[in-house]
């Protein structure tokens, strides 16, 4: 020096679902409160017949434990358009690696 793993960074893309219904300034898809009805892809929590460790066992297996996700729950968040938020995904940046 490269590529790759990283990244609270820039720049594009980025789905889903009630203009629900009462009230309140007041007219309202905002905003607060209340009542239902739904979404998953900010964040959160949860799970193993896979895998990894441990005990006990000749051994087969028995049992405790740990770890994930776009599964899953809906806590939180969101549900006309618009704006904002958006996992992820590409592309520049940074860093890290040191042939």
């Nucleotide at each position: 020096a490269c590529a790759g793993g990283c990244u609270a960074u820039u720049c594009u893309g980025g789905a889903g679902a009630g203009u629900g219904c009462c009230g309140a300034c007041a007219u309202g898809a905002a905003u607060c409160g209340g009542c239902c009805a739904c979404c998953g892809a900010a964040g959160g929590g949860g799970c193993a017949c896979a895998c990894g460790g441990g005990a006990c066992a000749a051994a087969a297996g028995u049992u405790c434990u740990g770890u994930a996700a776009u599964c899953u729950c809906u806590c939180a968040g969101g549900u006309a358009a618009a704006a904002a938020g958006g996992a992820c995904a590409g592309a520049g940046g940074g860093g890290u690696g040191g042939a």
Description:
A computed fold for a 99-nucleotide RNA from Nitrosospira sp., annotated as Glycine riboswitch aptamer. It was read from a public genome assembly, where an Rfam model found it. Lineage of the source: Bacteria > Pseudomonadota > Betaproteobacteria > Nitrosomonadaceae > Nitrosospira.